[in-house]
RNA sequence: GCGGAGAGCCGGAUGGCCGCGGGCCGCCUGAGGGCGGUUCGAGGAAAGUCCGGACUCCAUGAAGCGACGGUGCCGGGUAACGCCCGGGCGGGGCAACCCGACGGAAAGCGCCACAGAAAACAGACCGCCGGCCUUUGCGGGCCGGCAAGGGUGAAACGGUGGGGCAAGAGCCCACCGCGCCGCUGGCAACAGGGGCGGCAUGGCAAGCCCCACCGGGAGCAAUGCCAAAUAGGAUCCUCACGCGGGCCGCGUCGGUUUCGGCCGAUACCGCCGCAGGCUGCUUCGGCCGGCAGGAUCGGGUUGGCAGCAGGAGGUGCGCGGCGACGCGCAUCCCAGACGAAUGGUCAUCGCCGCGGUGCGCCGCGGAACAGAAUCCGGCUUACAGGCUCUCCGCACGA
Numbered sequence: 001g002c003g004g005a006g007a008g009c010c011g012g013a014u015g016g017c018c019g020c021g022g023g024c025c026g027c028c029u030g031a032g033g034g035c036g037g038u039u040c041g042a043g044g045a046a047a048g049u050c051c052g053g054a055c056u057c058c059a060u061g062a063a064g065c066g067a068c069g070g071u072g073c074c075g076g077g078u079a080a081c082g083c084c085c086g087g088g089c090g091g092g093g094c095a096a097c098c099c100g101a102c103g104g105a106a107a108g109c110g111c112c113a114c115a116g117a118a119a120a121c122a123g124a125c126c127g128c129c130g131g132c133c134u135u136u137g138c139g140g141g142c143c144g145g146c147a148a149g150g151g152u153g154a155a156a157c158g159g160u161g162g163g164g165c166a167a168g169a170g171c172c173c174a175c176c177g178c179g180c181c182g183c184u185g186g187c188a189a190c191a192g193g194g195g196c197g198g199c200a201u202g203g204c205a206a207g208c209c210c211c212a213c214c215g216g217g218a219g220c221a222a223u224g225c226c227a228a229a230u231a232g233g234a235u236c237c238u239c240a241c242g243c244g245g246g247c248c249g250c251g252u253c254g255g256u257u258u259c260g261g262c263c264g265a266u267a268c269c270g271c272c273g274c275a276g277g278c279u280g281c282u283u284c285g286g287c288c289g290g291c292a293g294g295a296u297c298g299g300g301u302u303g304g305c306a307g308c309a310g311g312a313g314g315u316g317c318g319c320g321g322c323g324a325c326g327c328g329c330a331u332c333c334c335a336g337a338c339g340a341a342u343g344g345u346c347a348u349c350g351c352c353g354c355g356g357u358g359c360g361c362c363g364c365g366g367a368a369c370a371g372a373a374u375c376c377g378g379c380u381u382a383c384a385g386g387c388u389c390u391c392c393g394c395a396c397g398a
Base pairs, nucleotide, nucleotide: 001394002393003392004391005390006389007388008387009386010385012349013348014347015346016345017344018343020041021040022039023038024037025036026035027034028033043369047380048379050378051377052376053375054374055219056218057217058216061284062283063282064281065280068215069214070213071212072211073087074086075085076084077083088102089100090099091098092097103210104209108208109207110204111203112202125150126149127146128145129144130143131142132141133140134139158176159175160174161173162172163171177199178197179196180195181194183192184191185190223306224305225304226303233297234296235295236294237293238292239290242274243273244272245271248270249269251266252265253264254263255262256261276288277287278286313332314331315330316329317328318327319326320325351366352365353364354363355362356361
């Protein structure tokens, strides 16, 4: 200097004039609202709605099982996650780095088209070797042995080299690979070494499945309050309103009394037990006995307030940690609208591009993706131009 990789930041500035929304303060208004001052006022993605939550309401609560769904190497972080950090293994790349749907194929089922002899425990198309027969010869036929060579394919039932054999084959040997056993390092995933060994046993689980862990449903148009209005609307359906206890309480009636009470009856109320109902099933617990559940048609209200922003908050510094992050101290308040606010205009400067140049500068044009609506933590997607840091590779120079 060129190319590449990782991380962070900016993505206009200043001034004048006019115009917006919120908070606070003051004045005016019967209220509504008006005026003035001051202060704040869109994003790194506000987007996608893909994950995880906070919060609100509903479901009878807890536990177990099941259904359905999600995640899937190990160890950490976090409120939590499918996210982030560190590590392992595998893949891409010369590398820096990047990617991974990364548990199980010996629980079972299923698939592997075409080609090929043969695609799960198979197989002989071209072939190699031996014996016999035949032919003038070339060649051909039969029997036996073989799967090493070639071919087909994504993949062919271990690979390379040597020995051996009639020719071959883990037939034997060395190394690799594979299986079993154990040692060392590491919290672990895993890595390394050693011994023994029959030399044997494909792939796909982002096919169903098995295993481990996690998961209630809706959602701020949640939900709550006020005001107002109508037709406490009409029709229909379903289930329940059950049984027992008087030696449980109360009440009532009758009897009795030494006036303290006792006995008997009685199911109105309460209580107790059983049955029934409320959940996909079961156990425990709770609630219920019409303010029940459901369907169709019809009517009223589309107003106001709250929810609504002080937080798993931001920033600075210190400490701990490889890191994600955590802890401590200090400091700050940084939109809260409701058909939905921050805009318009002028000027100057800055940035980018083009042209000119007397190298002082001049002229013209341009400026990305994109707008909060309950809020956070992530992921993913889009993005003109510019700045900073670190690392890798190549070339050259000193």
A computed fold for a 398-nucleotide RNA from a Paracoccaceae bacterium, annotated as Bacterial RNase P class A. The source organism's lineage runs through Bacteria, Pseudomonadati, Pseudomonadota, Rhodobacterales and Paracoccaceae. Its Rfam family is "Bacterial RNase P class A". Its family is annotated with tRNA processing, dimeric ribonuclease P complex and ribonuclease P activity in the Gene Ontology. The sequence was found by an Rfam model in a public genome assembly. Its mean pLDDT, the model's own confidence on a scale to 100, is 78.